The part of an RNA shown here (large-subunit ribosomal RNA, domain I) has 554 nucleotides and comes from a marine sediment metagenome.
Context: one part of a larger RNA
RNA sequence: GGCGCACGGCGGAUGCCUUGGCACUAGGAGUCUAUGAAGGACGGCACUAACACCGAUAUGCUCUGGGGAGCUGUAAGUAAGCAUUGAUCCAGAGAUUUCCGAAUGGGGAAACCCACUGUUUCUAAUAGAACAGUACGUUUACGUGAAUACAUAGCGUAAACGAGACACACCCGGAGAACUGAAACAUCUAAGUACCCGGAGGAAGAGAAAGAAAAUCGAUUCCCUGAGUAGCGGCGAGCGAAAAGGGAACAGCCCAAACCAGAAAGCUUGCUUUCUGGGGUUGUAGGACACUCUAUACGGAGUUACAAAGGAAUGAAUUAGACGAAGCGACCUGGAAAGGUCCGCCGCAGUGGGUAAAAGCCCCGUAGUCGACAGUUCAUUCUCUCCAGAGUGUAUCCUGAGUACGACGGAACACGUGAAAUUCCGUUGGAAUCCGGGAGGACCAUCUCCCAAGGCUAAAUACUUCUUGGUGACCGAUAGUGAACCAGUACCGUGAGGGAAAGGUGAAAAGCACCCCGGAAGGGGAGUGAAAUAGAUCCUGAAACCGUGUGCCU
Repeated sequence: GGCGCACGGCGGAUGCCUUGGCACUAGGAGUCUAUGAAGGACGGCACUAACACCGAUAUGCUCUGGGGAGCUGUAAGUAAGCAUUGAUCCAGAGAUUUCCGAAUGGGGAAACCCACUGUUUCUAAUAGAACAGUACGUUUACGUGAAUACAUAGCGUAAACGAGACACACCCGGAGAACUGAAACAUCUAAGUACCCGGAGGAAGAGAAAGAAAAUCGAUUCCCUGAGUAGCGGCGAGCGAAAAGGGAACAGCCCAAACCAGAAAGCUUGCUUUCUGGGGUUGUAGGACACUCUAUACGGAGUUACAAAGGAAUGAAUUAGACGAAGCGACCUGGAAAGGUCCGCCGCAGUGGGUAAAAGCCCCGUAGUCGACAGUUCAUUCUCUCCAGAGUGUAUCCUGAGUACGACGGAACACGUGAAAUUCCGUUGGAAUCCGGGAGGACCAUCUCCCAAGGCUAAAUACUUCUUGGUGACCGAUAGUGAACCAGUACCGUGAGGGAAAGGUGAAAAGCACCCCGGAAGGGGAGUGAAAUAGAUCCUGAAACCGUGUGCCU
């Protein structure tokens, strides 16, 4: 030195575990904010650096309800206290809530600086102190008021509203790529996707036919199907419906106008305009208008549209909780019984967790039953509130105009300009008026269906920051969130931003009194414990790597 064997060191794999994650499911909730949010800075405990909680009333204040013996957070310890005159704790309602931040008196390098006005206080007086107000925009009202006479602009005051955050989700709108595919590439595709911007709601959007169709149906939305069909397409790559049918859910309404009444303004003084109230709302046309009939509260409707405020009672749910069966069974093993053997018991409860190993009957619970002063939500009833209907006639009037539509240029429709209907936008022309108008995929005729150019509308649908319960042929510490641990931390970067590692003594600290060596660290005894090769990065403790002893070989 090599090969073995034995025993170690280092190391932290593996096994077991789970405080943490992940995915889904059923409810709730779907907003907060100038009464100052979200998010922070700085403070507050006797000893207090941090986290959590709180705000100069600062580890807390008040009331109401629950609860019932301990309590003064994590977090040990000491001190000082509180508590059956009910503390700590839990729930509801309030009070307080520094400074920054939309930040809003002005400024500003956020958490700072500097003011003005008024009131109060203080002083002999000045000074000082406290409180309140003082940003901007929009709308309305009032006042004031230029060039410029009336006026208007402007200015001022008051009131109301807005501003910012977010849930990187869902929705609507504006604007809008490229890589890619077409085996190249230009129309096309990717895709109206990503990204950006605006806006809103708990949903949004759509919505009561100028529809779909060819028999008829009768608002919208969503799902299944129709169907990868009909079609579109350098007819390439690809794109890709609709009706009908079956379901979910169902709900319909209001204006403008004609006409009537009133008020105001204007001036050519008998008209026009504006406002308010009544009236009226549709296509087998309807309404105004004229006439006729029936009725005046029996009845109907209602807080999400259709008018609009509530109030009371009752019930349910929710935000704390309460009761809750049956072995303190025997013996054996063991440190420990819940294990094994034997004998019982409960069960509308044998889900689950804990207890020194594996417990229906030990504990918390579970099934079941009960419970709220106060807050919130929902339902029902009452109160309350609101409400005329029908017919005939067809002379006249009304029924949404720079609109419909055409041309040209674009876009959306599954549909790439095509025979291209339909819808929308730009430019430019520009109707009809119920004897009217639009559509039925160029266009025309016939026929059928519908009534544009005003508006509102719940449910079925989409999503999940948050919250409660539950589930898992989901993970188990290089996994699962980046984060099981004081993690968006430490650290890196000028910055936008990037971004870790790190879990486990034991049943219980019983965490090694005391003695010895040593300056200490550390170790040897002793003791605790089932175990200390469980002694603090302490369960198990693999390998690489490093040793000690010994056998054989060289």